The RNA shown here (transfer RNA) has 71 nucleotides and comes from Camelus ferus. RNAcentral holds the sequence, with entries from Rfam. Model confidence (mean pLDDT): 82 of 100. Its Rfam family is "tRNA". Rfam links the family to the GO term triplet codon-amino acid adaptor activity.
């Protein structure tokens, strides 16, 4: 210098129109108790700052962290 990536505690979907799943966590039911199962719930400034747009997590520019390749 080139490429990729950044989203719930973790791993990741997602689409220009108020953000979801699995696992985990909490409560209740079930059990003699635990596990499993079932129901409900909490948890997000979508990395930061500009631009475009009626509207940006999404498009675009710059920056930052991480990964990777080449020299």
């Nucleotide at each position: 210098a080139g490429g990729g990536u950044a989203a719930a505690g973790c791993u990741c979907a997602g689409u220009g129109g108020u953000a979801g799943a699995g696992c985990g966590c909490g409560u209740g039911c079930u059990u003699g108790g635990c596990a499993u199962g079932c129901a409900c719930g909490a948890a997000g400034u979508c990395c930061u700052g500009g631009g475009u747009u009626c509207a940006a997590u999404u498009c675009u520019c710059a920056g930052u962290g991480c990964c990777u390749c080449u020299a």